[in-house]
RNA sequence: GGGGCUAUGGCUCAGGGGUAGAGUACAUGCCUAGCAUGCAUGAGGUUCUGGGUUCAACCCCCAGUACCUCCA
Numbered sequence: 001g002g003g004g005c006u007a008u009g010g011c012u013c014a015g016g017g018g019u020a021g022a023g024u025a026c027a028u029g030c031c032u033a034g035c036a037u038g039c040a041u042g043a044g045g046u047u048c049u050g051g052g053u054u055c056a057a058c059c060c061c062c063a064g065u066a067c068c069u070c071c072a
Stems, first nucleotide, its partner, number of pairs: 001071004006066002010024004018055001026042005048064005
């Protein structure tokens, strides 16, 4: 320098154009003599950035940024 992959709650990851979910972690309550486990509830996301297409975009297109990887 060129090609490819990835970017979504604190962390690990889902998500077929139609108001974004799970596990884990966290908070509260229940349970217990107490702790752990377990059960219930809750909070937590400007979906990497900027444009475009569309009635409508995490999703499609373009450019950029960062990480990883391959080639030279």
Molecule: transfer RNA
Organism: Camelus ferus